Predicted 3D model of a 351-nucleotide part of an RNA (small-subunit ribosomal RNA, central domain) from an uncultured Planctomycetales bacterium.
The RNAcentral record of the full RNA draws on Greengenes.
Its mean pLDDT, the model's own confidence on a scale to 100, is 88.
[in-house]
Context: one part of a larger RNA
RNA sequence: CUGGGCUUAAAGCGUGUGUAGGCGGGUCGUUAAGUACCUUGUGAAAUCCCACGGCUCACCCGUGGAACUGCUGGGUAUACUGGCGAUCUUGGGCCAUUCAGGGGGCAACUGGAACAAGCGGUGGAGCGGUGAAAUGCGUAGAUAUCGCUUGGAACGCCAAAAGUGAAAACAGGUUGCUGGGAAUGUGCCGACGCUGAGACACGAAAGCCAGGGGAGCAAACGGGAUUAGAUACCCCGGUAGUCCUGGCCCUAAACGAUGUCCACUAGAUUGCGGCGGGUUUGACCCCGUCGCGGUCGAAGCAAAAGUGUUAAGUGGACCGCCUGGGAAGUACGGUCGCAAGGCUAAAACUC
Numbered sequence: 001c002u003g004g005g006c007u008u009a010a011a012g013c014g015u016g017u018g019u020a021g022g023c024g025g026g027u028c029g030u031u032a033a034g035u036a037c038c039u040u041g042u043g044a045a046a047u048c049c050c051a052c053g054g055c056u057c058a059c060c061c062g063u064g065g066a067a068c069u070g071c072u073g074g075g076u077a078u079a080c081u082g083g084c085g086a087u088c089u090u091g092g093g094c095c096a097u098u099c100a101g102g103g104g105g106c107a108a109c110u111g112g113a114a115c116a117a118g119c120g121g122u123g124g125a126g127c128g129g130u131g132a133a134a135u136g137c138g139u140a141g142a143u144a145u146c147g148c149u150u151g152g153a154a155c156g157c158c159a160a161a162a163g164u165g166a167a168a169a170c171a172g173g174u175u176g177c178u179g180g181g182a183a184u185g186u187g188c189c190g191a192c193g194c195u196g197a198g199a200c201a202c203g204a205a206a207g208c209c210a211g212g213g214g215a216g217c218a219a220a221c222g223g224g225a226u227u228a229g230a231u232a233c234c235c236c237g238g239u240a241g242u243c244c245u246g247g248c249c250c251u252a253a254a255c256g257a258u259g260u261c262c263a264c265u266a267g268a269u270u271g272c273g274g275c276g277g278g279u280u281u282g283a284c285c286c287c288g289u290c291g292c293g294g295u296c297g298a299a300g301c302a303a304a305a306g307u308g309u310u311a312a313g314u315g316g317a318c319c320g321c322c323u324g325g326g327a328a329g330u331a332c333g334g335u336c337g338c339a340a341g342g343c344u345a346a347a348a349c350u351c
Stems, first nucleotide, its partner, number of pairs: 004322003007305002012319001014202004021195003025088007033081002035077005041071002049065006091192001092189003095185005104178007111155001115151008126137002163170002207248006216242002221237004259318006267296012300307002324351003333344004
């Protein structure tokens, strides 16, 4: 390489948009590039293979044949693939109507509970903390309690196996701007599609730069305990940070450890959003159907666990990735970054 694989054994890029490329629905016509057959020329010799022959045999050698799976010119065929032309509607898109998400995104305004601080009132010796303590706070009046003011962060109940979003993620309320989705109609276009190397965009937390902000929490750090020790677990403090604005970083058990799209293959039950039909009007109920989210399961698959129309079943298209463990996701080089570091990515040696 071929082959075989990628939920858990090595292996699905964190997610999307999309360039090149690969692949691509029904019908008719045309072409004859691919394809098939016939044929022209060529495909050096040796080698390989076959037959016969020469050395006493063999190795070896000679003669002939075949082969040289390729390229090339011409002809024929036209099912399939491709090119061109025409046409269709089921894939896809658009439009109209209806609807859900009252956590899709951005911005502004705003609310209550809790917490902390400040001021004032009551009060007068403890509070706090733990397994037990101590450090700590407190007669300069703490803890407790009441009132007022200020501040920052997070939004209880509703709340759900629920919803939305490509993923990351998204939750007090109101308003404005804005993205996406579903059903119904078969109304319009007429294959406009799928995937996607590079590329581009987004991307939790921590971290970085500049400027703000800072209630609570809290790396580092200080102290008290515990302990043989205790650079920890527990306690008292506490700075970065956590928050906002702008700019970087680009990682994760970024997980469903399961790439995207399409088709097909028993059901049962349940939640969410539509539409249609039935029942006496109906909100209730029943039936059907489309989309989304779960649970259980037939067949099948699987080493098993399990999975099972949301496949890990049966097939197709395209991309990514794996190839014994360690050394190592490291060194070197390149590239990106302010840095931290990221991406790409070995070998010696060793088992």